[in-house]
RNA sequence: GCGAUAGUAGCUCAAUUGGCAGAGCGCUUGCUUCCCAAGCAAGAGGUUGCGGGAUCGUGCCCCGUCUAUCGCU
Numbered sequence: 001g002c003g004a005u006a007g008u009a010g011c012u013c014a015a016u017u018g019g020c021a022g023a024g025c026g027c028u029u030g031c032u033u034c035c036c037a038a039g040c041a042a043g044a045g046g047u048u049g050c051g052g053g054a055u056c057g058u059g060c061c062c063c064g065u066c067u068a069u070c071g072c073u
Base pairs, nucleotide, nucleotide: 001072002071003070004069005068006067007066010025011024012023013022019056027043028042029041030040031039049065050064051063052062053061
């Protein structure tokens, strides 16, 4: 230099044909308990790496760009 894969909640990851952004763990509050843990209920938490484009509509398509990993030279 070229190519491939990945980037989504604090962490690990879904979202399979473009149509309301989710789960588990964690966090907060409440219930339960003498207390803690466990259990139960509710809640908060997101410019989907960044910028732009096409589309009625994009996490998903197109272009550029950044980071990480792998491969080729």

RNAcentral holds the sequence, with entries from ENA. The RNA shown here (transfer RNA) has 73 nucleotides and comes from a Paludibacteraceae bacterium. It matches the Rfam family "tRNA". The family's RNA type in Rfam is transfer RNA.